[in-house]
RNA sequence: GGGCUUAUGGUCCAGUGGUAAGACGCCACAUUCGCAUUGUGGAGACGUGGGUUCGAUUCCCGCUAAGUCCACCA
Numbered sequence: 001g002g003g004c005u006u007a008u009g010g011u012c013c014a015g016u017g018g019u020a021a022g023a024c025g026c027c028a029c030a031u032u033c034g035c036a037u038u039g040u041g042g043a044g045a046c047g048u049g050g051g052u053u054c055g056a057u058u059c060c061c062g063c064u065a066a067g068u069c070c071a072c073c074a
Stems, first nucleotide, its partner, number of pairs: 001070007010024003018054001026042005047063005
């Protein structure tokens, strides 16, 4: 330098053109003498800039970052 893949709460991960699920974690309440457990509720996310579209997390392009393979230099 080139090809491919990926980017979603604090962490892991699902999902899809019509406002995003789950697990762990966190907070509150209940339970307990207290802690733990358990139950209920709650807060919390689509890398960035454009394009297409009535509508983009999803499709397209650029950029950034990570991973992987190849090439070059040494």